[in-house]
Context: one part of a larger RNA
Order: sequence, then C1' cells, then structure tokens
RNA sequence: UGACGGGGGCCCGCACAAGCGGUGGAGUAUGUGGUUUAAUUCGACGCAACGCGAAGAACCUUACCAGGGCUUGACAUCCUCUGACGUCCGUGGAAACAUGGAGUUCUGCCUUCGGGUAGACAGAGAGACAGGUGGUGCAUGGUUGUCGUCAGCUCGUGUCGUGAGAUGUUGGGUUAAGUCCCGCAACGAGCGCAACCCUUAUCUUUAGUUGCCAUCAGGUAAUGCUGGGCACUCUAGAGAGACUGCCGGUGACAAACCGGAGGAAGGUGGGGGUGACGUCAAGUCAUCGUGCCCCUUAUGACCUGGGUUACACACGUACUACAAUGGCCGGUACAGACGGAAGCGAAGCCGCGAGGUGAAGCAAAAUCCCUUAAAACAGAUCUCAGUUCGGAUCGCAGGCUGCAACUCGCCUGCGUGAAGUCGGAAUCGCUAGUAAUCGCUGGUCAGCACACAGCGGUGAAUACGUUCCCGGGCCUUGUACA
Repeated sequence: UGACGGGGGCCCGCACAAGCGGUGGAGUAUGUGGUUUAAUUCGACGCAACGCGAAGAACCUUACCAGGGCUUGACAUCCUCUGACGUCCGUGGAAACAUGGAGUUCUGCCUUCGGGUAGACAGAGAGACAGGUGGUGCAUGGUUGUCGUCAGCUCGUGUCGUGAGAUGUUGGGUUAAGUCCCGCAACGAGCGCAACCCUUAUCUUUAGUUGCCAUCAGGUAAUGCUGGGCACUCUAGAGAGACUGCCGGUGACAAACCGGAGGAAGGUGGGGGUGACGUCAAGUCAUCGUGCCCCUUAUGACCUGGGUUACACACGUACUACAAUGGCCGGUACAGACGGAAGCGAAGCCGCGAGGUGAAGCAAAAUCCCUUAAAACAGAUCUCAGUUCGGAUCGCAGGCUGCAACUCGCCUGCGUGAAGUCGGAAUCGCUAGUAAUCGCUGGUCAGCACACAGCGGUGAAUACGUUCCCGGGCCUUGUACA
C1' cells in the first nucleotide's frame, strides 16, 4: 500500500421487510449429468454452465459410427499431354462410382487456309503442395461474460517522507453520481458520471396519398362507396417545450432539500443505447485469424445407411393443469407491431376438420394479402364430482411439406381418458402501465416453436422501516496474510 475480520461508523441496491405471483409435488416439452451404445460428435460447469453456442439434427446440416469406394485429392497456384465442357441411351451398384455406346465440336488472335498460338473448362500424368470442426483459450489476436451503469480509476507539477509511499481523492454538507458547494499544501488535468443520440408523452408549423371525413352533393341492402375537402385523426420533416426557471420555507449568505404555482410533462419525466482502470491464466483454436505440435493412400475427401431423438435414474428451465374469479355452447366488440415475389394469397366452391380448389389483388407495399386478435361483454348450460375438471398415453382414419416422415416431422377427426384436489425442506421474480393475465407477429425455416426476440389488450397489492440475511461504495481500526 492492499486484502481480510462472526471490528466500528456512514450510505446504497427487490438485499431484507411489506405485498403479489411462482419454482420445489403431477404430466409433458426442452437442456444437462449419469448410464447405455458401433456412434450416442464437440464445447459451456457456483453466482457469470444446464430452452446455453443451436435464429429451428428426417437426407443435407454433421463435426460421430458402420460399410462401400478415392489418393495432387472436394478446394488454390504452377508444369506436360490430350480433348471444348456439357448432353442422351444402356449395364452393375444402396449411392458415390465403375463401365459400354450414340451424337455434338467453345472463344480470341495470327494465317501460306494445311494449321499455329493463347484462354476457359474437362480428362490423364509428375511433383511442389493442398486439406485437417486434429491438440494447446495456460503461446495468442479478435470478440464476449462478470463484478456493475457500481462510482470509481489515475496523471502532471508542487509539497511531505531516508524510502516503500502519502497528499490531491481526506474533512463539513449534499447528490442517482469523485454530483455540486464550502474548507484544506495543494493547484490543475484525463478516463469514467452527467449531457450530446434514439424512442415515448404535449403543442405549433409544412405537406395531404395509398391516410382521414367535420361541412356540401350523389348513391347503396351496407360501407369514405363516388364527387369534393385537408378541419380532425394519422403519417413524417422542421420547430417549441422542463431549466430547480418562478414563489414560500429549511440550510452556512453556499450547494442542495421540502412544499406550492403554472404546465401535457417537475426535479435524471418514462424506456433504450452507451459499460472507466481493472478482476476471474473466466469463455471461445468448433465463427474467423494465428504461433508451435501432430496426421498426410489419412486425423484429408466422397457416398449410402445409422447416430446426435437411446433410458433404471438425478438436476435446471419452461408449458399445461389440478377447476365455478371456472369448463362448455352459440352471439357480439375493440389492438399494436411485423412480414410478403421461387412470396403473401382474397372472394367463391368442396370438406366435420387439418386442408383442397380457385385465382382477384399486391412489383417491393399507409393501396392488396397474412388478419376472424384473445382475454373482455351480455345470455344459455354444468352444480363441486377425479366431474361436461384435466389432458398424458394408446388405437384407427386422414391432411401438409418434402426424392423420402420406419428409426425421427407437424397438423386434423373419431375413440381412449393416466397422474394431478395447490405441492416438504428450501428457493425465484417483481415497486406501475410494473407484477399477474390474454392473445398477435417476426427471425430461423421446404416442413417443424411450450423456446427466443418483439407487439399491443386487461391491469393490481405493498414499501412502517434499515435490527437482521446477501452484494456493493466511502472512512476508520486490528492483523502472525501478500
């Protein structure tokens, strides 16, 4: 100087407390461990691994296994020879590939019209080399997590100390903040904080189609449907607005705090982006790059099939429930955001349904489509049961995608109708348009979503307080620790 303390003081955080809803019990989905296996590819392991890499394993992916075939190679550059490459028809084969036949004969330049030469592509050959998701993240770059959006981390000069170092950065107040004020052997400065950026909440203005419809006219079974209009909504450009600016009080005449006014909004208005010096030899050699080591008829590369989907079991994360604040039935109302050309696909018709048919519209979309939002609301029924709860499991019959759904996809109909009656010890999230609950969309994607990322609808309870648990910041003290 740090680190640590079941030392002290001050302070903060859904840290506790106060509340609401969960997990832990059940079934299923999914990840992991373990076990099994020819293989169940690899990585990730307290918080900070475990719906994680994977924004989507039937083949492919694919790295794993078995079998079949290749060896200058699937891919790059260079050399020699031959031929354009391709195409079609056979045979063997699971395919890769091997083999037989038919037919065709590239482009540029030069030309004595015989051809020569160059290029692209293919085949054969020789070797230099290619190749490696092989090892090492404890050789590394890049990148990421984490403490933590915590308020800290430092430097120059000066001063003090023999020195390591200290001071500044401590102290008194204050703040979300090393934020600001005052004081002070310090005076300044940098990286952080804040602000600048995006979005949301109000208003003005410009613009008015594909949006809108107050006024006028026309029309319909009905509808901004038509003429018309740009007021309003909205869209998207430019501005305004919030700054403790104003008033009162407290305070040290300061910073600031408390209350109030005005205001759409008030003290950082809400949300996001933004992550200091560093810590964990944290993660990643399997995104990529790369040193060294290793393989080179194989640890490379091709194909078919299998596996990554196994299943006594254990754990994590979710979904669905156990019901009446509910289930079921018909009726009826209201979003936002996103996506669409190898695409979204309307109306109509067929089917109980998944779906099929159909083809209007939308040329990158305020126009058309996806697109009926669902909870909600009013009514009818069930009457507390393992039930009209719950839907696992299994059987049959179908649909869709796709060469192909056996291993191993999703969906529909009929039947079947398991556990489960609110969950031990323990444990998690959340302070407001939040929790809880309800649906919708997107990426990935041929197909496959209970996951993930977004979007809106309905919409609470509680916070006395900081003694205690956990994590963190500042000061101080002890130490046989560094």
Small-subunit ribosomal RNA, 3' major domain from an uncultured bacterium, 482 nucleotides, folded computationally. The prediction has a mean pLDDT of 84.